The part of an RNA shown here (small-subunit ribosomal RNA, 3' major domain) has 476 nucleotides and comes from an uncultured organism. Its mean pLDDT, the model's own confidence on a scale to 100, is 84.

Context: one part of a larger RNA
RNA sequence: UGACGGGGGCCCGCACAAGCGGUGGAGCAUGUGGUUUAAUUCGAAGCGACGCGAAGAACCUUACCUGGGCUUGACAUCCCCGGCUAUCCACAGAGAUGUGGAGUUCUCUUCGGAGACUGGGAGACAGGUGCUGCAUGGCUGUCGUCAGCUCGUGCCGUGAGGUGUUGGGUUAAGUCCCGCAACGAGCGCAACCCCUACUGUUAGUUGCCAUCAUUUCGGAUGGGCACUCUAGCAGGACUGCCGGUGAUAAGCCGGAGGAAGGUGGGGAUGACGUCAAGUCAUCAUGGCCCUUAUGUCCAGGGCUACACACGUGCUACAAUGGGUGAUACAAAGGGUUGCGAAACUGUAAGGUGAAGCUAAUCCCAAAAAGUCAUCCUCAGUUCGGAUUGGAGUCUGCAACUCGACUCCAUGAAGCUGGAAUCGCUAGUAAUCGCGGAUCAGCUAUGCCGCGGUGAUACGUUCCCGGGCCUUGUACA
Numbered sequence: 001u002g003a004c005g006g007g008g009g010c011c012c013g014c015a016c017a018a019g020c021g022g023u024g025g026a027g028c029a030u031g032u033g034g035u036u037u038a039a040u041u042c043g044a045a046g047c048g049a050c051g052c053g054a055a056g057a058a059c060c061u062u063a064c065c066u067g068g069g070c071u072u073g074a075c076a077u078c079c080c081c082g083g084c085u086a087u088c089c090a091c092a093g094a095g096a097u098g099u100g101g102a103g104u105u106c107u108c109u110u111c112g113g114a115g116a117c118u119g120g121g122a123g124a125c126a127g128g129u130g131c132u133g134c135a136u137g138g139c140u141g142u143c144g145u146c147a148g149c150u151c152g153u154g155c156c157g158u159g160a161g162g163u164g165u166u167g168g169g170u171u172a173a174g175u176c177c178c179g180c181a182a183c184g185a186g187c188g189c190a191a192c193c194c195c196u197a198c199u200g201u202u203a204g205u206u207g208c209c210a211u212c213a214u215u216u217c218g219g220a221u222g223g224g225c226a227c228u229c230u231a232g233c234a235g236g237a238c239u240g241c242c243g244g245u246g247a248u249a250a251g252c253c254g255g256a257g258g259a260a261g262g263u264g265g266g267g268a269u270g271a272c273g274u275c276a277a278g279u280c281a282u283c284a285u286g287g288c289c290c291u292u293a294u295g296u297c298c299a300g301g302g303c304u305a306c307a308c309a310c311g312u313g314c315u316a317c318a319a320u321g322g323g324u325g326a327u328a329c330a331a332a333g334g335g336u337u338g339c340g341a342a343a344c345u346g347u348a349a350g351g352u353g354a355a356g357c358u359a360a361u362c363c364c365a366a367a368a369a370g371u372c373a374u375c376c377u378c379a380g381u382u383c384g385g386a387u388u389g390g391a392g393u394c395u396g397c398a399a400c401u402c403g404a405c406u407c408c409a410u411g412a413a414g415c416u417g418g419a420a421u422c423g424c425u426a427g428u429a430a431u432c433g434c435g436g437a438u439c440a441g442c443u444a445u446g447c448c449g450c451g452g453u454g455a456u457a458c459g460u461u462c463c464c465g466g467g468c469c470u471u472g473u474a475c476a
Stems, first nucleotide, its partner, number of pairs: 001476002003473003007470007015460002019424005026315008034306002042053002064301007073125001077124002079121005087102006106115003127290002130288003136284002138279003141275001143273001148187006154163003167178003193267004198235007207225003212222003238261001241255005317417001321376007333364003338357002343352003383414001388409007430453007
């Protein structure tokens, strides 16, 4: 100087407390461990691994296993020889591949040749998702969006070092004020950026419809750009104003006006560093290793196994509910190898069909909780839907291993979950649907977004984590 203390002081955080809803019990989904296996590819391991890499494992992917092949190689450059390359057919084979046949004579040219593409040959070399993340770059997690981390000069100290950065107040903040052997400065904080909340203005189609007509009653048509909306520009909030309080300061408390009030709400933004944290399997890369194999091509299988254990979720156990019918109100997205209307058809998944749309125009598209009416009346039930049988639909060369969905039948466990444990303070929790990426399809209940309805809370003694000062130490 740090680190640590079941030392002290001050302060903060859904840290506790006050509440709401869960997890832990059930069934299923998913990830992991374990076990099994020819293989169940690999990585991730307290918080900070475990719906994680994976924003899509039937083949492919795919790295794993079994078997069948190749050896200058699936891919790149160079040298020599030959041929245009394509394309199609037949046979053998699981295919890779092999054999045979048809077909054809590329472009430029100084006519020497050159260039694509391709067959053969020789070697330099290719190749490796092989090892080392404790050799590395890059990227990332974490403490933590916590308020800290430092420097120059000066001063103090023999020196390590200190001071500044401590103190009195204050703040979300090393934020600001005052004081002070310090005076300044940098990286962080804040602000500048984006979205959102209010207004003005510009613009008016594909949007809108107050007034006026027409109307098939649909903003449908003429018309209009008021309004909504869209998207450019601008304004607006600054403790600016008033009162109190405070050291007359910084500020704090209350009030006015205002759409908004004291950082308005949300996002992006992550200091010096810590964990030899994670990643050699995104990529790049040193070293080591393989080179008729640890490379490469193919078929099939596996990654989907299943006595069990754990994590994360979904659905429930019902009446604030379940079923049936009627009816109302979103936002944000996506669409030409696409979204696909109307109509017809099927109980349905779907099929036929083809209008419109490169989309403020058309489509996905039905929002659902809600409201109204009605049945059920406390039961393993008209709760719950696992499991299983049958019949089908769709995608796709192909749904056996191993897809989703529909219909009929079947109807399991489960009656609110021990010890323990998690999230959350406002348009939040809870609850209800909608969309997207990946994607042929989908094991999505995941992830990322969008809106609808919409709650409960005195404080800082204690638990956990963190910041500052101080104290002790046999620790570094």

The RNAcentral record of the full RNA draws on ENA, Greengenes and SILVA.